Model confidence (mean pLDDT): 79 of 100.
The RNA shown here (Guanidine-I riboswitch aptamer) has 96 nucleotides and comes from Cytobacillus solani.
Of the family's consensus pairs, 100% are formed in the model.
Rfam family: Guanidine-I riboswitch aptamer. Rfam's curators write: This family represents a conserved RNA structure found upstream of the ykkC and yxkD genes in Bacillus subtilis and related genes in other bacteria. The function of this family is unclear although it has been suggested that it may function to switch on efflux pumps and detoxification systems in response to harmful environmental molecules.
The source organism's lineage runs through Bacteria, Bacillati, Bacilli, Caryophanales and Cytobacillus.
Parts: sequence; C1' cells; structure tokens
RNA sequence: UUAAAUGUUUUCUAGGGUUCCGCAACUACCUGUUGGUCUGGUCCGAGAGAAAACUCACAGCUUACUGUGUCACGGAGGGAUAAAAGCCUGGGAGAA
Repeated sequence: UUAAAUGUUUUCUAGGGUUCCGCAACUACCUGUUGGUCUGGUCCGAGAGAAAACUCACAGCUUACUGUGUCACGGAGGGAUAAAAGCCUGGGAGAA
C1' cells in the first nucleotide's frame, strides 16, 4: 500500500435481557410486593448468520428479460433503551 456498491430494504434465526403480559413465591381483597438464579408471548437482535425483493458489475439479447458474480480472524473500554446482547462505536484498534 492492498481493487470491487466490500449496496439497500423487509422477514426471520443464533443470541439477549426484563418495560408490558404471563408464570412462581409472599401478601391481601385496593390487590400489591418480590423474583429473569422463570419455560415463555410482546420487545431488542447480527458487517463477519439465513431467506426474499430491489439494486450494481459483466455477458447474452428478441429491449423485455435471462444467466453469472460477491470475501471476511478480531478485543478491551464506552454508549443507547426498561435492560442486556453477535445492537451502536465497528469491515474501527489490533492480528494475519
């Protein structure tokens, strides 16, 4: 120093906690308190996970479409939200 859009959106998953609901315990007849060291629903959720749609490059071409293409080891600390996290910082620092 190291090309490429190292593309966008949506739905989900691994994962994550505890605002709300449920559950459990206690309390008590207004119901409330505590517990995520509760399976869960809502919720958050991947650059390096999945799928789809669109888009990009190239080729073909009947001009409407078809085909092909896409890699990725990685902290600590900090930040958001109720809270945490493969969220954000961040394809960062660093390593190779």